[in-house]
Context: one part of a larger RNA
Molecule: small-subunit ribosomal RNA, 3' major domain
Organism: Eleusine coracana subsp. coracana
RNA sequence: UGACGGGGGUCUGCACAAGCGGUGGAGCAUGUGGUUUAAUUUGAUAGAAAGCAAAGAACCUUACCAGGGCUUGACAUGCCGCAAAUCCUCUUGAAAGAGAGGGGUGCCCUCAGGAACGCGAACAUAGGUGGUGCAUGGCUGUCAUUAGCUUGUGUUGCAAGGUGUUGGGUUAAGUCUCGCAACGAGUGCAACCCUCGUAUUUAGUUACCACUAUGAGUUUGGAACCCUGAACAGAUCGUCGGUGUUAAGCCAGAGGAAGGAGAAGAUGAGACCACGUCAUCAUGUCCCUUAUGCCCUGGGCGACACACGUGCUACAAUGGGCGGGACAAAGGGUCAUGAUCUCGUGAAGGUUAGCUAACUCCAAAAACCCGUCCUCAGUUUGGAUUGCAGGCUGCAACUCGUCUGCAUGAAGCAGGAAUCACCAGUAAUCGUCGGUCAGCCAUAUGGCAGUGAAUCCAUUCCUAGGCCUUGUACA
Numbered sequence: 001u002g003a004c005g006g007g008g009g010u011c012u013g014c015a016c017a018a019g020c021g022g023u024g025g026a027g028c029a030u031g032u033g034g035u036u037u038a039a040u041u042u043g044a045u046a047g048a049a050a051g052c053a054a055a056g057a058a059c060c061u062u063a064c065c066a067g068g069g070c071u072u073g074a075c076a077u078g079c080c081g082c083a084a085a086u087c088c089u090c091u092u093g094a095a096a097g098a099g100a101g102g103g104g105u106g107c108c109c110u111c112a113g114g115a116a117c118g119c120g121a122a123c124a125u126a127g128g129u130g131g132u133g134c135a136u137g138g139c140u141g142u143c144a145u146u147a148g149c150u151u152g153u154g155u156u157g158c159a160a161g162g163u164g165u166u167g168g169g170u171u172a173a174g175u176c177u178c179g180c181a182a183c184g185a186g187u188g189c190a191a192c193c194c195u196c197g198u199a200u201u202u203a204g205u206u207a208c209c210a211c212u213a214u215g216a217g218u219u220u221g222g223a224a225c226c227c228u229g230a231a232c233a234g235a236u237c238g239u240c241g242g243u244g245u246u247a248a249g250c251c252a253g254a255g256g257a258a259g260g261a262g263a264a265g266a267u268g269a270g271a272c273c274a275c276g277u278c279a280u281c282a283u284g285u286c287c288c289u290u291a292u293g294c295c296c297u298g299g300g301c302g303a304c305a306c307a308c309g310u311g312c313u314a315c316a317a318u319g320g321g322c323g324g325g326a327c328a329a330a331g332g333g334u335c336a337u338g339a340u341c342u343c344g345u346g347a348a349g350g351u352u353a354g355c356u357a358a359c360u361c362c363a364a365a366a367a368c369c370c371g372u373c374c375u376c377a378g379u380u381u382g383g384a385u386u387g388c389a390g391g392c393u394g395c396a397a398c399u400c401g402u403c404u405g406c407a408u409g410a411a412g413c414a415g416g417a418a419u420c421a422c423c424a425g426u427a428a429u430c431g432u433c434g435g436u437c438a439g440c441c442a443u444a445u446g447g448c449a450g451u452g453a454a455u456c457c458a459u460u461c462c463u464a465g466g467c468c469u470u471g472u473a474c475a
């Protein structure tokens, strides 16, 4: 000087407290461990692994296993020879491939040849999701969006070092201020960027409004509103009162769409953890080279005494069933979205209009409201499981897809110890869209809007962290 302390002081954070809803009990979905297996490919393992890599494993993917095949190779460059290439048919085979036959010649051209593609031979070499993330780059997690991390000159100490950066206040902040052997500076903080909330100006098509007509469309007119796009304004403790050291600031009020960082996002200093990743990629080195490379078929990644994590659905009357009625936002669409009509109990099927989209379609928003049945039961709760019959995608749905109808109707009556998220348009609850995608195991994930609370204004304790100080047989 650091690190550490079941040392001290001080400050902060959904850290506790106050509240609200969960997890832990049940069924199922999914990931992991373990076990099993020919293989159940691999990585990730306290926080910071476990609905994670994977924004989607039937084949492919695929890296694993069994079997069938290849050895200059599926891919790249160089040399030589033959032959254009694409194409069609047959045999064999699970396919990959192997064998045989047919047809057919193109482009440039100096008639030597060349370009592209194919086949063959020998080598240089290809290839490796093989090992090492404790050899590495790059990317990334974490502390943590925490407020720190440094340096020049000066000064001080024999030196390692100190000072500045400590102290009094203050802030979300090493933010600002006052003081001070320090005076300055850099980086981080803040601001500049994007979105939302208000107004003004401007521009109006496919959006908005009006006329005619009203069942719908078209046409015409308008720029007041809504909305969309652009530009600009607006918030700065500016103002009033109190408080404070006359400071930095803090508290309350007015005006205001918004008030003290207006709300959210992007943005992540220097170090630590030999964090993670050689399986995105790149790469040193080691290893394999008729195989640890490559092609194919089938299987596996989906197994199942069990244990753990993350979720979904419930246990009901603030509810469940049936009928009727209302209100969104944000997205996506041409090998796509698919209205209408028709058929089917339904999933779907047939038919095709419109839309390359503020025009048309997906599209029905659902919780909610009104009416009615159920009346506290393992029930008109709950929907697992199983049987039968079907639809769709796709060469293919047995292992191993999803959806529909009928039947079946399990556990579950609020969950022990323990433990998690959240302070406002938040929690809770309700639906909706996208990506990946032929289809989908999505209850996941990323957005969007609807309804919409309770509690806290404190810091005693638990926990994590910052600063100061103290102890140390640690470095």
Base pairs, nucleotide, nucleotide: 001475002474003472004471005470007469008468009467010466011465012464013463015459019422021420022419023418026313027312028311029310030309031308032307033306034304035303042053043052064299065298066297067296068295069294070293073125077124078123080120081119082118087102088101089100090099091098092097107114108113127288128287130286131285132284136282137281138277139276141273148187149186150185151184152183153182154163155162156161167178168177169176193265195263196262198233200231201230202229203228204227208222209221210220239253241251242250243249302441315415319374320373321372322371323370324369325368331362332361333360337354341350342349381412386407387406388405389404390403391402392401428451429450431448432447433446434445